[in-house]
RNA sequence: UAUCGAUAAUAGCACACCUGCCGAAAGGUUGGGCCGCAAAGCUAUGGAUCUAAAGAGUUUAUUCUACGAUUGCCAGGCUGCCGAA
Numbered sequence: 001u002a003u004c005g006a007u008a009a010u011a012g013c014a015c016a017c018c019u020g021c022c023g024a025a026a027g028g029u030u031g032g033g034c035c036g037c038a039a040a041g042c043u044a045u046g047g048a049u050c051u052a053a054a055g056a057g058u059u060u061a062u063u064c065u066a067c068g069a070u071u072g073c074c075a076g077g078c079u080g081c082c083g084a085a
Base pairs, nucleotide, nucleotide: 004083005082012037013036017032018031020029021028022027035072041078042077043076045075046074047073048070049069050068055064056063057062
């Protein structure tokens, strides 16, 4: 240094839920909260999943479709703390 990840150490983030705001919604964000995480840091690149305003159908109720979203769904790429086996 690389691989790897421990009953190690120093730190970090913050699920669900609640509050305010944005949004048609999915969802995002602020504050609280702390389920968990060795990348639960960044990236929407591939897959997968979610929503359907607008649009196009259908015939009174619904179908299709991201240009929207999810990185704490799985991978890829980039970066990072420590150093037992």
Background: The RNA shown here (c-di-GMP-I riboswitch aptamer) has 85 nucleotides and comes from a Clostridia bacterium. It was read from a public genome assembly, where an Rfam model found it. The prediction has a mean pLDDT of 87.